[in-house]
The prediction has a mean pLDDT of 78. Predicted 3D model of a 127-nucleotide RNA (SAM riboswitch aptamer (S box leader)) from uncultured Meiothermus sp. The model forms 93% of the base pairs in the Rfam consensus. It was read from a public genome assembly, where an Rfam model found it.

RNA sequence: CUUUUAUCCAGAGCGGCGGAGGGAUUCGGCCCUGCGAAGUCGCAGCAACCCACAAAAAAGCCUUUGCUCAUCAUCAAAUGCUUUUUUGUAUGGUGCUAAUUCCGGCUCAACUGCUGAAUGUUGUAGG
Numbered sequence: 001c002u003u004u005u006a007u008c009c010a011g012a013g014c015g016g017c018g019g020a021g022g023g024a025u026u027c028g029g030c031c032c033u034g035c036g037a038a039g040u041c042g043c044a045g046c047a048a049c050c051c052a053c054a055a056a057a058a059a060g061c062c063u064u065u066g067c068u069c070a071u072c073a074u075c076a077a078a079u080g081c082u083u084u085u086u087u088g089u090a091u092g093g094u095g096c097u098a099a100u101u102c103c104g105g106c107u108c109a110a111c112u113g114c115u116g117a118a119u120g121u122u123g124u125a126g127g
Base pairs, nucleotide, nucleotide: 013043014042015041016040017039021032022031023030027104028103029102044097045096046095049093050092052089053088054087055086056085057084058083059082060081061080063078064077065076066075106126107125108123109122110121111120
């Protein structure tokens, strides 16, 4: 950088500079914001996605031992290695620190309503 898969109703902030926007994008809402937006710097925090480390379990493999007169096989045990899963740690890498990804807007389904309908609600349905 590209591709694939999955989750997102939880959690976490204070200062300096800055000076009007912001909540990703097109639209409709609603909200935050001179009691200071975006951005930027500093420190702090949340989380456990990735690497790493630790523990446990399962499977496989090598070696050794036991069983034999002996060999092989089977079985059992021990050490080691690999893979997977689960539970932790929180150094590092991402990410994040208003509101359900803030809500909706598309398709489908169910329900409500109606019978010309409209509208509304729900969805571990899809996009």